This is a predicted structure of a 74-nucleotide RNA (transfer RNA) from a Chloroflexota bacterium. Taxonomically the source falls in Chloroflexota (Bacteria, Bacillati). The coordinates come from a structure-prediction model, not an experiment, and the mean pLDDT is 82. It was read from a public genome assembly.
[in-house]
RNA sequence: GGGCGUCUAGCUCAGUUGGUUAGAGCACUGCCCUGAUAAGGCAGAGGCCCUUGGUUCGAGUCCAAGGACGCCCA
Numbered sequence: 001g002g003g004c005g006u007c008u009a010g011c012u013c014a015g016u017u018g019g020u021u022a023g024a025g026c027a028c029u030g031c032c033c034u035g036a037u038a039a040g041g042c043a044g045a046g047g048c049c050c051u052u053g054g055u056u057c058g059a060g061u062c063c064a065a066g067g068a069c070g071c072c073c074a
Stems, first nucleotide, its partner, number of pairs: 001073007010026004019057001028044005050066005
């Protein structure tokens, strides 16, 4: 330098044919339980869906450019 892939909650990841409110597990907070922990139960908080622009009535989802990371080739 070229090609490909990934980017969504603190971490690891889902997200259907573009359709109204974006989810799970773990972690975190409070309560219950316990002599006290762990485990378990209940509830809750937590999101610039990498950035910008475009298409569309409507974008996490489609398109373009840029960024970060990874793999392959040179």